[in-house]
Context: one part of a larger RNA
């Protein structure tokens, strides 16, 4: 120097664990806000800091109520001064307080009102004040506006990517769409949504790349209806030719497709009835009871012996179970503690759905005539474009914009050009639960999910912190002494050291740089070989 074997150092990997994650299911909630939000700064303790809590009434104040022996939150033990069976801390409901920024507001912006008030007589703009209402935050889901490109097409224009990202407004717990001017082609069906199939089908398409339905079937869920006009009838206003006209306001009246409906005429019928309701249908709701949420109660059954630091394990002998779900306890516990199965429980707050009252509302059918209504600058058409699975194509339907322009039920729309037949609806007004789509929140339970380089970025008083960047913005590392701190009194070497060595203590190879403690890499002692 090498090489094996020992023993140490160094190092933090492995197992074990888990206070956090992550997903999933169910249920609730789905919103706060000018009575000032969400966020933020700044205080606040007897006490420095830092988390939580509060907010000059500041780790809280008052009331009701549950609870019972202790308490003054956590890091973080002690100490100080206190509180509490005349129920204190806590927990649960209601009120009270809430400093400064922040929409931030003595204002702006709409709508109603009264006053006032130009040019210009009336009047109108404008003004003034007052009243209501919005305005800001917010994780998706949703409906509208506006809308790329990279990418694919093995290039690229069409085309795709995609009406995606991104922005912008808006509203709910949903939203949106909705009771046929439909879909069909059957002797059909009957608002509307979602889900499975139809089906990668039928189609579109530089017929490349790729886009990509819908009837029907089966579910799931179910609910329908109000205006407008004809007609009457009231009122004020205008016209003036005045028993008339024309416009508005309010009331009855009416609401469809086998067409209804109005009007007139006729027949019956009708309330001491019969229905219905606060989400549409019409509209205000009040009370009681049942249920639920927010605190919480009650809750079975064991002992014994070796072992050992500690028994839940062994071993022997009993119990309870509508409760052998899980969790803690000095090692594994149905019977030891919280619990868990069952079960009970509200002064107050809220909140559904039922049931009951009270209240509140509706209630007519048939024949005959007669042509008075049934949504106009609409449908429709041409240019011009979008959207439909459908890219101008034979190109219907639907939507915009420009120009033009119907009809009136013997009418009018559609059945994919267009046209006859023939079948199917009634467009130009409106409202409408359920099924559905999501998760910033809560609550309960679950996992062939992670287990400290995993699992959220963040398991740690101290993370969206420490840092980094001029900003936008990027962003971390960092878990475990022990059953219990019993955190090592006393002695003794050292410099009144660092560190050791007795001593205590189940183990101190569990000593705080603390559970296991791998390799790398350094030693040291023994052999062996050179």
């Nucleotide at each position: 120097g090498g090489c094996a074997c020992a023993u140490g150092g160094g190092g933090g990997a492995u197992g074990u664990c888990u206070u956090g994650g992550c997903g999933u299911u169910a249920g609730a909630a789905g919103g706060c806000g000018a009575u000032g939000a969400c966020g933020g700064g700044c205080g606040u303790g007897g006490a420095a800091g830092a988390c939580u809590g509060c907010g000059a009434a500041a780790a809280u104040c008052u009331c009701g109520g549950u609870g019972u022996a202790g308490c003054u939150g956590u890091c973080a033990a002690a100490c100080a001064a206190g509180c509490a069976u005349u129920g204190a801390u806590a927990c649960c409901g209601a009120g009270g307080u809430a400093c400064c920024c922040u929409a931030a507001u003595u204002a702006g912006c709409a709508a109603g009102u009264a006053c006032u008030g130009a040019a210009u007589c009336c009047a109108u703009a404008g003004g003034u004040a007052u009243u209501u209402g919005c305005g800001g935050c917010c994780a998706a889901c949703c409906c509208g506006g506006a809308g790329a490109a990279c990418u694919g097409a093995a290039a690229c224009a069409u085309c795709u990517c995609a009406g995606u990202a991104c922005c912008c407004g808006g509203u709910g717990g949903a939203a949106a769409a909705g009771a046929a001017a439909g879909a069909a082609a059957a002797a059909u069906c009957g608002a509307u949504u979602u889900c499975g199939u139809c089906a990668g089908u039928a189609g579109c398409g530089g017929c490349g790349a790729g886009c990509g339905a819908a009837a029907g079937c089966g579910a799931a869920a179910c609910a329908g209806c109000c205006c407008a006009a004809a007609c009457c009838g009231c009122g004020g206003a205008g016209g003036u030719u005045u028993u008339c006209c024309u416009a508005c306001g309010c009331g009855g009246g009416g609401u469809u497709g086998u067409a209804g409906g109005g009007u007139c005429c006729u027949u019956c019928a009708c309330a001491u009835g019969a229905g219905a309701g606060u989400u549409a249908c019409a509209a205000a709701a009040u009370u009681g009871g049942u249920g639920a949420u927010u605190a919480a109660c009650c809750g079975a059954a064991c002992g014994g012996c070796a072992u050992g630091g500690a028994a839940a394990g062994g071993c022997c002998g009993a119990c309870c179970a509508u409760a052998g779900c899980g969790g803690g306890u000095g090692a594994c516990a149905g019977u030891c503690c919280c619990g868990u199965a069952g079960g009970u429980g509200a002064c107050a707050a809220u909140c559904a759905g039922c049931c009951a009252a009270u209240c509140u509302c509706u209630c007519g059918a048939g024949g005959g005539a007669u042509a008075c209504c049934u949504g106009a600058g609409u449908a429709a058409g041409u240019c011009g474009g979008g959207u439909c699975a459908c890219g101008u194509g034979a190109a219907a339907c639907c939507c915009c914009g420009a120009c033009u322009g119907a009809a009136u039920c013997u009418a009018c729309g559609g059945g994919g050009a267009c046209c006859a037949u023939c079948c199917c609806g009634u467009a130009a007004g409106g409202c409408u639960a359920a099924a559905u789509a999501c998760u910033c929140u809560c609550u309960a339970a679950c996992g062939a999910c992670c287990g400290a380089u995993a699992g959220c970025a963040a398991a740690c008083u101290c993370a969206g912190u420490a840092g980094a960047g001029c900003g936008a913005u990027c962003g971390a590392a960092a878990g475990a002494u022990g059953a219990g701190a019993a955190g090592a009194a006393c002695c003794c070497c050292g410099u009144c050291g660092a560190g050791g060595g007795g001593a205590g203590g189940a183990u101190a190879g569990u000593g705080a740089a603390c559970c296991u403690g791998a390799a790398a890499c350094c030693a040291u002692g023994u052999g062996c070989c050179u």